Context: one part of a larger RNA
RNA sequence: GAGUAACGAUAAAACAGGUGAAAAACCUGUUCGCCGAAAACCCAAGGUUUCCUGGGUAAAGUUAAUCUUCCCAGGGUUAGUCGGUCCCUAAGGAGAGGGCGAAAGCCGUAUCUGAUGGAAAACGGGUUAAUAUUCCCGUACUUUCAUGGAAGCGCGAUGGAGGGACGCAGGAAGAUGGGCGAUCCGGGUGUUGGAUAUCCCGGUGCAAGCGAGUAGGAGUGGGAAGCAGGGAAAUCCGCUUUCUGAAUCUGAGACGCGAGACCGAGCCGCAAGGCGGAAGUCGUCAAGUCUACACUGCCAAGAAAAGCUUCUAAGUAUAUUCCAUGAGAACCGUACUGCAAACCAACUCAGGUGGGUGGGAUGAAUAAUCCGAGGCGCUC
Numbered sequence: 001g002a003g004u005a006a007c008g009a010u011a012a013a014a015c016a017g018g019u020g021a022a023a024a025a026c027c028u029g030u031u032c033g034c035c036g037a038a039a040a041c042c043c044a045a046g047g048u049u050u051c052c053u054g055g056g057u058a059a060a061g062u063u064a065a066u067c068u069u070c071c072c073a074g075g076g077u078u079a080g081u082c083g084g085u086c087c088c089u090a091a092g093g094a095g096a097g098g099g100c101g102a103a104a105g106c107c108g109u110a111u112c113u114g115a116u117g118g119a120a121a122a123c124g125g126g127u128u129a130a131u132a133u134u135c136c137c138g139u140a141c142u143u144u145c146a147u148g149g150a151a152g153c154g155c156g157a158u159g160g161a162g163g164g165a166c167g168c169a170g171g172a173a174g175a176u177g178g179g180c181g182a183u184c185c186g187g188g189u190g191u192u193g194g195a196u197a198u199c200c201c202g203g204u205g206c207a208a209g210c211g212a213g214u215a216g217g218a219g220u221g222g223g224a225a226g227c228a229g230g231g232a233a234a235u236c237c238g239c240u241u242u243c244u245g246a247a248u249c250u251g252a253g254a255c256g257c258g259a260g261a262c263c264g265a266g267c268c269g270c271a272a273g274g275c276g277g278a279a280g281u282c283g284u285c286a287a288g289u290c291u292a293c294a295c296u297g298c299c300a301a302g303a304a305a306a307g308c309u310u311c312u313a314a315g316u317a318u319a320u321u322c323c324a325u326g327a328g329a330a331c332c333g334u335a336c337u338g339c340a341a342a343c344c345a346a347c348u349c350a351g352g353u354g355g356g357u358g359g360g361a362u363g364a365a366u367a368a369u370c371c372g373a374g375g376c377g378c379u380c
Base pairs, nucleotide, nucleotide: 013031014030015029016028017027018026032377033376034375035374040357041356042355043354046337047336050335051075052074053073054072055071056070060068061067080141081140082333083332084331087118088117092113093112094111098107099106100105122139123138124137125136126135142329143328144327145326146325147324148323149322150321151320154316155315159311160310161309162308167298168297169296170295173291174290175289178285179284180283181282182281184203185202186201187200188199205262209257210256211255216250217249218248221244222243223242224241225240226239227238229237230236263280266275267274268273299302343352344351359371360370361369362368
């Protein structure tokens, strides 16, 4: 220079009460404003205690601060079913033997490893200051082992076969989520001219699972005989012949049970909390979700392996299958943030950051405008 510029989006504040040494900024309340395909909610990554409660105000906070993502102390993350580990493999990586190379080493078969993929099983309600598909209540399911009972000659793999098992686009159908309207239930009747009315406000909810198998889809199913194939065998698969004849498999949703439960307007109370339990139906619209990559079309021709089913080989003959009962299901993650003041950007930085849900009015729409639930007014 200068007590100057600036105090980081022009979404916005006002009042009352409380606390306090002190209040424009903290708390409570009543209005106002802003977002609303987000400035709401749920995950992944990353962060690593920032979460909750009590206390504090030196420093941090672009001002003050009684406040805080700051400081101190205490507390908080509960799983057979969610995710991982465990089982399986992809790209990639490692690589017994092997090939190559002065050496170091490079490549690579079997094999191992390696999820972003495959593969058993849980939903609804309640509860905490802070966790919940984890705790509690109710109702389920999966898998392993043991015991008992029944059946009764098969069972049995690192091997064979099936299956798992897959692209994109398009259109239609059947559903459901959800919305809207009515119905029903509960409440209200006016501070400004009118409003007992065909008026106003709120609610009208409910899962997995079990039962039975629908709309739809696939489609030849079953029996018998034979066979140079599936580097052994086979009753399996494949092929051939023959008899029978529309089976068989899959499959949303609805319906019944689950559920005489729970939830549910409201009432009392300063609050914490407590009490109570009404209606809980119909119509319509209709998804980007499900049936389902199912169908049709197209060319660029769209993973693998295990679990699973079945067949036999070696082997075994108190094996095995079914039912019932009982026992077990370890370990790790789980707080909070997560388009952001908690991550990446030296900062409480107008930048960057993958996936899912995403209501109403107008509308083709996830546009645009306004609003709901919910969240904020961007620290002078």